[in-house]
Predicted 3D model of a 1468-nucleotide RNA (small-subunit ribosomal RNA) from an uncultured bacterium. Rfam family: Bacterial small subunit ribosomal RNA. The prediction has a mean pLDDT of 85. The sequence is in RNAcentral, with records from ENA and SILVA.
RNA sequence: GAUAAACGCUGGCGGCGUGCCUAAUGCAUGCAAGUCGCACGGGGUGUUCCUUCGGGGGCAUCGAGUGGCGAACGGGUGAGGAACGCGUGGACAACCUACCCCGGCGUGGGGGAUACCCGCCAGAAAUGGCGGCUAAUACCGCGUACGGUCGCCUGACGGCAGGUUGGGCGAAGAAAGCAGUAAUGCGCGCUGGGAGGGGUCUGCGGCCGAUUAGCUGGUUGGCGGGGUAGUGGCCCACCAAGGCGAUGAUCGGUAGCUGGUCUGAGAGGAUGAUCAGCCACACGGGGACUGAGACACGGCCCCGACUCCUACGGGAGGCAGCAGCAAGGAAUUUUCCGCAAUGGGGGCAACCCUGACGGAGCAACGCCGCGUGACGGAUGACGCCUCUUGGGGUGUAAACGUCUUUUGCCGGGGAAGAGAACGGACGGUACCCGGCGAAUCAGGACCGGCUAACUACGUGCCAGCAGCCGCGGUAAUACGUAGGGUCCGAGCGUUGUCCGGAAUUACUGGGCGUAAAGCGUGCGCAGGCGGCCCGCGAGGUGUCACGUGAAAGCCCCGGGCUCAACCCGGGAGGGUCGUGGCAAACCGGCGGGCUUGAGGCCGGUAGAGGUGGGUGGGACUCCUGGUGGAGUGGUGAAAUGCGUAGAGAUCAGGAAGAACACCCGUGGCGAAGGCGGCCCACUGGGCCGGUACUGACGCUGAGGCACGAAGGCGUGGGGAGCGAACGGGAUUAGAUACCCCGGUAGUCCACGCAGUAAACGAUGUCGACUCGGUGUGGGCGGUCUUGACCCCGUCCGCGCCACAGCUAACGCGACAAGUCGACCGCCUGGGGAGUACGGCCGCAAGGCUAAAACUCAAAGGAAUUGACGGGGGCCCGCACAAGCGGUGGAGCAUGUGGUUUAAUUCGACGCAACGCGCAGAACCUUACCAGCCCUUGACAUCCCGGUCGCGGACUCCAGAGACGGAGUUCUUCAGUUCGGCUGGACCGGAGACAGGUGCUGCAUGGCUGUCGUCAGCUCGUGUCGUGAGAUGUUGGGUUAAGUCCCGCAACGAGCGCAACCCUUGAUCUUAGUUGCCAGCAUUCAGUUGGGCACUCUAAGGUGACUGCCGGUGACAAACCGGAGGAAGGUGGGGAUGACGUCAAAUCAUCAUGCCCCUUAUGACCUGGGCUACACACGUGCUACAAUGGAUGGUACAAAGGGCUGCAAAACCGUGAGGUCAAGCGAAUCCCAUAAAACCAUUCUCAGUUCGGAUUGUAGGCUGCAACUCGCCUACAUGAAGCUGGAAUCGCUAGUAAUCGUGGAUCAGCAUGCCACGGUGAAUACGUUCCCGGGUCUUGUACACACCGCCCGUCACACCACGAAAGUUUGUAACACCCAAAGUCGGUGGGGUAACCGUAAGGAGCCAGCCGCCUAAGGUGGGACAGAUGAUUGGGGUGAAGUCGUAACAAGGUAGCCGUAUCGGAAGG
Repeated sequence: GAUAAACGCUGGCGGCGUGCCUAAUGCAUGCAAGUCGCACGGGGUGUUCCUUCGGGGGCAUCGAGUGGCGAACGGGUGAGGAACGCGUGGACAACCUACCCCGGCGUGGGGGAUACCCGCCAGAAAUGGCGGCUAAUACCGCGUACGGUCGCCUGACGGCAGGUUGGGCGAAGAAAGCAGUAAUGCGCGCUGGGAGGGGUCUGCGGCCGAUUAGCUGGUUGGCGGGGUAGUGGCCCACCAAGGCGAUGAUCGGUAGCUGGUCUGAGAGGAUGAUCAGCCACACGGGGACUGAGACACGGCCCCGACUCCUACGGGAGGCAGCAGCAAGGAAUUUUCCGCAAUGGGGGCAACCCUGACGGAGCAACGCCGCGUGACGGAUGACGCCUCUUGGGGUGUAAACGUCUUUUGCCGGGGAAGAGAACGGACGGUACCCGGCGAAUCAGGACCGGCUAACUACGUGCCAGCAGCCGCGGUAAUACGUAGGGUCCGAGCGUUGUCCGGAAUUACUGGGCGUAAAGCGUGCGCAGGCGGCCCGCGAGGUGUCACGUGAAAGCCCCGGGCUCAACCCGGGAGGGUCGUGGCAAACCGGCGGGCUUGAGGCCGGUAGAGGUGGGUGGGACUCCUGGUGGAGUGGUGAAAUGCGUAGAGAUCAGGAAGAACACCCGUGGCGAAGGCGGCCCACUGGGCCGGUACUGACGCUGAGGCACGAAGGCGUGGGGAGCGAACGGGAUUAGAUACCCCGGUAGUCCACGCAGUAAACGAUGUCGACUCGGUGUGGGCGGUCUUGACCCCGUCCGCGCCACAGCUAACGCGACAAGUCGACCGCCUGGGGAGUACGGCCGCAAGGCUAAAACUCAAAGGAAUUGACGGGGGCCCGCACAAGCGGUGGAGCAUGUGGUUUAAUUCGACGCAACGCGCAGAACCUUACCAGCCCUUGACAUCCCGGUCGCGGACUCCAGAGACGGAGUUCUUCAGUUCGGCUGGACCGGAGACAGGUGCUGCAUGGCUGUCGUCAGCUCGUGUCGUGAGAUGUUGGGUUAAGUCCCGCAACGAGCGCAACCCUUGAUCUUAGUUGCCAGCAUUCAGUUGGGCACUCUAAGGUGACUGCCGGUGACAAACCGGAGGAAGGUGGGGAUGACGUCAAAUCAUCAUGCCCCUUAUGACCUGGGCUACACACGUGCUACAAUGGAUGGUACAAAGGGCUGCAAAACCGUGAGGUCAAGCGAAUCCCAUAAAACCAUUCUCAGUUCGGAUUGUAGGCUGCAACUCGCCUACAUGAAGCUGGAAUCGCUAGUAAUCGUGGAUCAGCAUGCCACGGUGAAUACGUUCCCGGGUCUUGUACACACCGCCCGUCACACCACGAAAGUUUGUAACACCCAAAGUCGGUGGGGUAACCGUAAGGAGCCAGCCGCCUAAGGUGGGACAGAUGAUUGGGGUGAAGUCGUAACAAGGUAGCCGUAUCGGAAGG
């Protein structure tokens, strides 16, 4: 796009079309084929005439019958049929044709019956039987008859022919009448022709399956006959043995064919409703009769099934005609009107009949047309939706105003359709006129992308959507609803089907190295294709003409319905078609020639080419003997094994089998598989050089035939080594493996089978053409001292690199995957599956051929960027190593898990949670729990009313307190226009609102951790690539560094690095108090005078830059060493954290969207809890002691802090501390004695004079308050612990270790945290290994990126399929039995009007009987197809199952292919 459609929602009108696609299932009822009285006899009725009243005649009309014509058309359906059935073109010299047209001739004279009817009889009926009467255009003789038919004779035409056309003779064969007064008309018979119709034959064309390969007995042909309208094996007898088939016979499946229809640019594909042509069928099957025509839809006979009637004896029926009913189905209409038109039948005609047809009805089923109003109308109503609360949308939409009347309704008129007259179903219709009044009339789908159209709410991987991709797990433009929008519009969507897009079966117009796809290889029949030149003919080809290609349809032009759809007229177009003519290039054919393709001949030549026979040495093993004496062998390490019965080792001798080291080479040979010691014989092919031969003999090659590694099979040999299976030893969680010790088939030979491989160049064969370079094997030629080499050229082979070109890329590139030609094979998404079934082959294993159901939205190729590797290279880091000290064991502190609890609030969870948020939980904090209590609230803004204070301090009462009540005291708001006017405060009240440490860190901002202070991360332009992307950023050096240098299709730039900043280390300048004191004075004391030199303080400078020297390096960057210097190669430390990663952490710091709570999830209070305790872990402290403990004495810091503060001194206390109190807002005073150290004394290896937990008692301090639950002191107590398993942490120098000091938080509370100084080491060979990182490269089946991916068994569920003892159904054949109706043939007897015969009888006919054939039926064995089947086999799918880990990285044993074998499974 289309549709004979259906379904859902909706539905105003008209026109034109269309309407059982399913059950060719069954049908009630009515109608659909009759007509003619001008063929005939005659009955009824009506009317009329005559009448002797018995009746007779006429006219009209009509039932039944005889007769004629029609009924073979028209109408329906699509079952069957793969066929000359259809289409198209021919043929009939092999045919028929009623009615119609034209022509010729004729129509004489007879005969016998019969239906109707009457009578009798049978029957329920249907239907008959017998007897009797009768007519004809019914039937039958006779006569006559042509140019017709037949036979014979004969001539002409014709290429032939059974043809055409003459002549002669002979024979057979006709007829019907009717109407009319008549004219005449209609008929009848014979015959010729025509038209139209039909029959038969034939070329070509149009379905699928080869998992259908052979079919055929009247089969193929002939002679003769029968039959027919007619040819013919159509039928029969005889004879011959043929005929068809790979160009697809036979068989199976499916199907009416065509004009056309739909689609498509076309080629093509699909289709075959309506209309038209042909065919076939008429309940299923068979058969004939009648007839011009049938094997007959509304005829007959028979068989069968079904239905109906029945008196049970018998009968009747056939809607696939029009309506209609039932059924089936997703689904398809009225039991309508009319013969007015068109057409048909009959009739002289009038006319009759006509469910053909013309119309109407029903159905949006389709196409076409029309309407549901038009114009105006707001910075824009209401409502609804949204919202950032300002607004925005619906929206000129509505309202409202003006107007119109298609449609509608009402009224009036009113056709054509009918060629002179009569006659209109449609139809009071179309159409016309008038009136009324916006009045009666809009929906459907969609709005994530494709694809035009977006928001809100609800929902929360639910409910649902979905054509594909995919949406939905709390902010869904994707679900549902709403508002809005988009697209169509009396329709809109959905579903089904077809074509297109799909170059996705490729003729037009595809491919096959790696994506699917080259047969393992060759030989070769058929077939396809084929070199150069000449001639002939004209099959192909081209061209011209004629014929045909029905109409309708499509297209063009024109016309008619108001337009259109629709209809009418004309034209064009359409075939691999037929006939004739012409052309001769090309293809094919015939004839002749040629040599270049191909082959042959001569001469050479290389070679693991093949087969057979022989022969050689080395090695392994075994046997014998000698020597010898304890191991050997094997591995990562071992063990099994062998060995004192003498191994291994070694020497000598012997045996046997297999394979041929070195040479050996991207060397050679072969078609491929493949071929390797040497010699001989036989044998195939190639290459080179030459040539005076043949003359296209060629290429390819479906089938076919042959060859074909390893493994395997059969028979017989052989068996050294190796070695599936198997046994043992190890390894391991296991180890049916990898490793080891053994070891059978096998490996070897002969003969036979098998026929597969990753049989690979994953590249079919042959030929032609197309720049170069280089190596190598074989041959020849040239150059040259001519001997060889070198060098040059050429032919054949094997390689590498590369131009053009090709390719998706990789790559290929004269050995093409380039440019072409010829032929063959093969492919068409993945899985299922190279499987099942069937067939063929095989001894078997198995091979070849080769599907489907079902399932998935991919499977795949090449390349790219990453990530990863039990890949590689280079390089870093306290990463390892080297060291020092710890943790892990103990006790305690602290955090966490767990458990407990009314609550033990919450968060943080590998590194990067766990002395973390918390720099300090007794109340408070506090978020938790229990109880009590408040509800505009503890806190903010606004409003109303009231008061003028509010507030502080104190006392008392009830209460646990919040809260409530009472009292005392202090103070007595500000401004003012003076007004309860303003501000402010409080009290009371109403509502807007407050409040939430409630949820979501996976909605967020901010801030932070981490990789990582690692050296990286990017951009612009250019260049390369189809592209992803690359280049730059890689490379050579160098660095701490993408630091710098050099090179380079790159050139530059940015964020990072470095530097700039702080601190520390030297020095200078300035400054000199509270700091300092060398010299002077003074003192208990830098206390004071004095001074500012020094120290110090704190501000500013200087200094370090690889600057200098030497060496190395590339003359670079830089590195090494050195000098100088306080400091040397970023001097030490800090701050500083690129692009990004982890949905990392935090909604409980804060902020914030959404959601949730609102007399509570908010607020207040008391008490409790966060402090629990069988346990487990992290981080610490103190120790275990002598480098120590204790006691006494003596030294030396830095950096901080201090007014609700630090507090000296003095006094009291053993002490914590207390009392009093100077000084100091601090370079001044205080905290504040630093400690380790040093000097002495003591302890002497002990659970101790170590260690200090725990507990008791008594105290101190802070605080409203130390019970739960603080810190400290003294005395007493004196636990574990004697250096800590596996494992694990920190640190590279003023570092570790060790020692003390201060600070923040804080009323009080530190073993934590932050900071400070004192003492002060050891070690680093080095980068193999562990961890992390950087960079280059490599592999990849990973990309959530190795914590990846992924394989197979098993278990469970579901699905489809195969096998299966069977069971069952159908189809088509075959053989036999039986055989209806019926044609044909035969026929004793029987019957019998016409003709013959005077008669008897005969001819003929009929029934009967017999025979052949035969439908149906029966029997039988097979074939094919389907359904079903206990059970069984594999396969597919499924969110989480079990077992292992096979594959992807060197996947941890490289993987894979064929085969054999073994094993739970991957697999070995």